[in-house]
RNA sequence: GGGCGGCUAGCUCAGUUGGUUAGAGCGUUGCUUUCACACGGCAGAGGUCACAGGUCCGAAUCCCGUGCCGCCCA
Repeated sequence: GGGCGGCUAGCUCAGUUGGUUAGAGCGUUGCUUUCACACGGCAGAGGUCACAGGUCCGAAUCCCGUGCCGCCCA
C1' cells in the first nucleotide's frame, strides 16, 4: 500500500426485507425477603447505534468518506 470482517447500555452480544416505543443476559440502584448476609422476587436507571455526509415519507439497517480494532496479501 491492497483486501476482508467488526464498532449497538458499564461488560458480552442479538437486532431477519428500511417501518414508527432500540433489546437480552450479566452488572448496577431502590424495594421486598432474612436477626443479618447471600440466593430469590418486584420495580427502575443507564444509548449521539464509532464519527460526518447523502438517499428516502421514514436509516442501527442502504450509499460515500473518515477513525479505531482484528485477520490476510504484498
This is a predicted structure of a 74-nucleotide RNA (transfer RNA) from a Planctomycetaceae bacterium. The organism belongs to Planctomycetaceae, within Bacteria. The prediction has a mean pLDDT of 80. Rfam family: tRNA. From the family's description: Transfer RNA (tRNA) molecules are approximately 80 nucleotides in length. Its Rfam clan is "tRNA clan". The sequence was found in a public genome assembly.